[in-house]
Context: one part of a larger RNA
RNA sequence: UGCAUGUGAUGGAUGCCUUGGCGAUUACAGGCGAUGAAGGACGUGGAAGCCUGCGAAAAGCUUCGGGGAGCUGGCAAACAAGCUGUGAUCCGGAGAUAUCCGAAUGGGGAAACCUGAUUCUUGCUCAAUCAAUUUUGGUUUUGAAGAUUUGAUUGAGCAAGAAUCAACCUUAACUGAAUAUAUAGGUUAAGCGUGGCAAACCUGGAGAACUGAAACAUCUAAGUAACCAGAGGAAAAGAAAUCAAUUGAGAUUCCCAGAGUAGUGGCGAGCGAAAUGGGAGUAGCCAUCAAUAUUUUAGCAUUUGAAUUAAUCGAAUUUUCUGGAAAGUUAAGCCAUAGUGGGUGAUAGUCCCGUAGAUGAAAAUUCAAAUGUAGAACUAAGAUUGAAAUAAGUAAGGCGGGACACGUGAAAUCCUGUUUGAAGAUAGGGGGACCAUCCUCUAAGGCUAAAUACUCGUAAUCGACCGAUAGUGAACAAGUACCGUGAGGGAAAGGUGAAAAGAACCCCGGAAGGGGAGUGAAAUAGAUCCUGAAAUCGCAUGCAU
Numbered sequence: 001u002g003c004a005u006g007u008g009a010u011g012g013a014u015g016c017c018u019u020g021g022c023g024a025u026u027a028c029a030g031g032c033g034a035u036g037a038a039g040g041a042c043g044u045g046g047a048a049g050c051c052u053g054c055g056a057a058a059a060g061c062u063u064c065g066g067g068g069a070g071c072u073g074g075c076a077a078a079c080a081a082g083c084u085g086u087g088a089u090c091c092g093g094a095g096a097u098a099u100c101c102g103a104a105u106g107g108g109g110a111a112a113c114c115u116g117a118u119u120c121u122u123g124c125u126c127a128a129u130c131a132a133u134u135u136u137g138g139u140u141u142u143g144a145a146g147a148u149u150u151g152a153u154u155g156a157g158c159a160a161g162a163a164u165c166a167a168c169c170u171u172a173a174c175u176g177a178a179u180a181u182a183u184a185g186g187u188u189a190a191g192c193g194u195g196g197c198a199a200a201c202c203u204g205g206a207g208a209a210c211u212g213a214a215a216c217a218u219c220u221a222a223g224u225a226a227c228c229a230g231a232g233g234a235a236a237a238g239a240a241a242u243c244a245a246u247u248g249a250g251a252u253u254c255c256c257a258g259a260g261u262a263g264u265g266g267c268g269a270g271c272g273a274a275a276u277g278g279g280a281g282u283a284g285c286c287a288u289c290a291a292u293a294u295u296u297u298a299g300c301a302u303u304u305g306a307a308u309u310a311a312u313c314g315a316a317u318u319u320u321c322u323g324g325a326a327a328g329u330u331a332a333g334c335c336a337u338a339g340u341g342g343g344u345g346a347u348a349g350u351c352c353c354g355u356a357g358a359u360g361a362a363a364a365u366u367c368a369a370a371u372g373u374a375g376a377a378c379u380a381a382g383a384u385u386g387a388a389a390u391a392a393g394u395a396a397g398g399c400g401g402g403a404c405a406c407g408u409g410a411a412a413u414c415c416u417g418u419u420u421g422a423a424g425a426u427a428g429g430g431g432g433a434c435c436a437u438c439c440u441c442u443a444a445g446g447c448u449a450a451a452u453a454c455u456c457g458u459a460a461u462c463g464a465c466c467g468a469u470a471g472u473g474a475a476c477a478a479g480u481a482c483c484g485u486g487a488g489g490g491a492a493a494g495g496u497g498a499a500a501a502g503a504a505c506c507c508c509g510g511a512a513g514g515g516g517a518g519u520g521a522a523a524u525a526g527a528u529c530c531u532g533a534a535a536u537c538g539c540a541u542g543c544a545u
Base pairs, nucleotide, nucleotide: 001544002543003542004541005540006539007538008537009536015530016495017494020466021465022463023462024461025460026459027458028457029455030454031197032196039101040100041099042055043054044053046079049075050074051073061095062094063093064092065091066090070083071082072081106115107114108113116165117164118163119162120161121160122159123158124157125156126155127154128153129152130151131150132148133147134146135145136144167194168193169191170190171189172188173187174186175185201232202230203229204228205227212219216266242249243248253280254279255278256277257276263271264270284447285446286445288387289386290385291384292383299373300372301371302370303369304368305367306366307365308364309363311359312358313357317332318331321328333350334349335339341353342352343351396420397419398418399417400416401415402414403413406432427442428441429440430439431438482489483488502529505516506515507514508513
């Protein structure tokens, strides 16, 4: 030095585990905000930090319910000081407080800071006036002057505190130009008006490119992405100037088929219907004027019921053996409208929490019903009668575009930038150029639930989903540490044991660390702690050189 065997070190694979994720189903909810949101800054504990909670009334205050013995949140134990059957801690309803920033809104600003105006309240100081008391030798009256403290009023100053003060919109009042009436404008008041945030879904506006066409220009990607505006729990659409075809149907929306069909297309790549049939779900209405009536809808009040937001009761077991420990084994029972699930020193229907089932609300919210009130004020929309009305720079045409599955095509239909421009129910539109016949509908005003889309979220349940290089980026102080001027990027990191019983005491050592002793079932479970692979590095022994 090599090989082999044994035994260690290092390392953290594997196995097992799960506090965390992922994906679904059902029900609920679908908003919050000038009554100041979302999100933050700074504080707040007996005690330093982080998280959680809370806000100078600061891990909390008041009250109403529940509950019943311990409690002062977690990491995180101990100590101190306290609270608690006069019911604490804890759970739920309602309320109070709620610094500063933030739409941020008195003004400013480099967010969490700076700095005003007006009014009011409180305190202090000063001045003036008034009242009271008192002094100016004694008495009486009047006047004057001074002093004292108290009270009141007014004014000034200082300090502290509170409220109001943005803009726009709407309504009302007062004013008010050129300009006579007026109007614009101005001022004031009122408004639970607007503003900002929020995961997707929705409507509208505006709108790419990569890409595909095996290049590329029409085309495609795609009316997609990003952007802007707005709304709701859904939105949008919607009661035929619709289809159909000689029979008829009867608003819209969504699904299945029709169908990758008819078509369209450098007839390339591709794009791609409708009628009709079957389902889900169904709902229809309004207007202008006048008259009538004690009718109804929304609303409001009361009562009753249900649901939600805390909870309450809740059956039935002992033994033998092994073991550190019984839930295992053995023997004999029991309950079951409860043998879902979790925990307990190994695998528990009968030990604990629960589960089936039954019960429950002072307060708040929601829904429903009944009664009363109200009266077309309101609403999408009430009824009856009578009268009237029936949407014009519109329909349509020319030119230029766009949308329709349809790229200008034989191109109907819909929208409109421009330019023209009808008819009036004896009328007009459509039936894919156009004409006739026939059929069908009534544009140029408006409203409308359900079936449909989505899930930031709440509750319950589930998984031939993951199990720490997986599953969320994040099972841990994770959008943290760290990186970047910034937009932004973005980790690693789980496991002692049933219980800390976390190793008193002795020895070596400066310590680290180790050897005894002790705990424990086990310490090669000793805190770098379950298991402990490989690479890699030692030691011992044997053989070879």
Predicted 3D model of a 545-nucleotide part of an RNA (large-subunit ribosomal RNA, domain I) from Nitrosomonas sp. Taxonomically the source falls in Nitrosomonas (Bacteria, Pseudomonadati, Pseudomonadota, Nitrosomonadales). The RNAcentral record of the full RNA draws on ENA. Model confidence (mean pLDDT): 81 of 100.